RNA sequence: GAAGCAAGCCAGACAGCCGCUGGCCGAGACGUAAUGUCCGGCGGGAGGAAGGUCCGGACUCCAUAGAGCGGGGUGACGGUUAACGGCCGUCCGCUGAAAGCCGACCGGUGUACUUGUAUGCCGGGGAGUAUAAGGCGAGGAAUAGGGCCACAGAGACGAGCGUAUUAAGUUACGGUGAAACGCGGUAACCUCCACCUGGUGCAAUUCCAAAUAGGCACGCGAUGAUGCUGCUCGCGGAGCGUGCGGGUAGGAAGCUUGAGCGCUGGAGUAAUUCAGCGCCUAGAGGAAUGGCUGUCAUAGCGCAGGUUCGCCUGCGCCGUAACAAAAUCCGGCCUAUCGGCUUGCUUCAACU
Numbered sequence: 001g002a003a004g005c006a007a008g009c010c011a012g013a014c015a016g017c018c019g020c021u022g023g024c025c026g027a028g029a030c031g032u033a034a035u036g037u038c039c040g041g042c043g044g045g046a047g048g049a050a051g052g053u054c055c056g057g058a059c060u061c062c063a064u065a066g067a068g069c070g071g072g073g074u075g076a077c078g079g080u081u082a083a084c085g086g087c088c089g090u091c092c093g094c095u096g097a098a099a100g101c102c103g104a105c106c107g108g109u110g111u112a113c114u115u116g117u118a119u120g121c122c123g124g125g126g127a128g129u130a131u132a133a134g135g136c137g138a139g140g141a142a143u144a145g146g147g148c149c150a151c152a153g154a155g156a157c158g159a160g161c162g163u164a165u166u167a168a169g170u171u172a173c174g175g176u177g178a179a180a181c182g183c184g185g186u187a188a189c190c191u192c193c194a195c196c197u198g199g200u201g202c203a204a205u206u207c208c209a210a211a212u213a214g215g216c217a218c219g220c221g222a223u224g225a226u227g228c229u230g231c232u233c234g235c236g237g238a239g240c241g242u243g244c245g246g247g248u249a250g251g252a253a254g255c256u257u258g259a260g261c262g263c264u265g266g267a268g269u270a271a272u273u274c275a276g277c278g279c280c281u282a283g284a285g286g287a288a289u290g291g292c293u294g295u296c297a298u299a300g301c302g303c304a305g306g307u308u309c310g311c312c313u314g315c316g317c318c319g320u321a322a323c324a325a326a327a328u329c330c331g332g333c334c335u336a337u338c339g340g341c342u343u344g345c346u347u348c349a350a351c352u
Stems, first nucleotide, its partner, number of pairs: 001348010012296007020045002023042004028038003047323001051334002054332005059201001061199002071197005076090005091139001092137004100129002105124009140192002145190002147186003157182001161174004205253004215244006227235002260279008297320001300317007
């Protein structure tokens, strides 16, 4: 330098103005059964996948003596972890580029002779040939048993068939096919073996608790309660009052301090783990995280100039540019993704 890979990081920046959301502060204003609402100030406010909801856990409630059967899942070996079908290492199998080697064939040239063939050399040609880093693997068992084996082939799972041969189904061969006259293949068909395994998902679950209606208890009430109606009269005619408890609206908890993040050091090939120091980083609830302006940088487009033809420089335009957005929380997997940066590995070539 060429070719092929792998891993990590970023996901516009800054400033001003106006909002939204929830937190703290205020002897601020208003208000509720309770939570609160408004105003002012200060600081916080999406992602690498927040996504799909595929796998594993935390947590929750329900179920649950013990043992067995059944169902579901996993499957090389070892390690890692809270756990896993994840991850790491190793083995095995498959795959995996340029270069290199090289067939048919083509061109040139030489030799031989039977004169159009054979052959040597040089050049081209590229069917084919194989590994690196890396990638992929549903990689237990086919002598426990059952099932199945396309096309081709006379015959495809269990022995028969054809030809030859032999005392004898005794021995040999049989085009096709992955497999043929057999200790064949297939478990991504059933099955067997080993191990794991209850269900439910934050709309889980728990607490506080109006109005109205209904329930229960007590008291009053046709000797007329309650109501009209503050009082007296009158009218009217069956409920009324108090207390308790359940549920609903509403409110609160669960709810974000956690298998957390960063740095340094130790152990380990690694996944991972231990110690020390530092940090707090959304918490909504029909669901906030937005909008405008300016400057700059990226991408894109146009023009001009230069160029080693890869691109570079200057000016102008555009105006943020991919996938997409939390909803109990973690560990993974999978899928989507404009562009950019960094590091590492392998092979080949050249030079020192």
Molecule: Bacterial RNase P class A
Organism: Oxalobacteraceae bacterium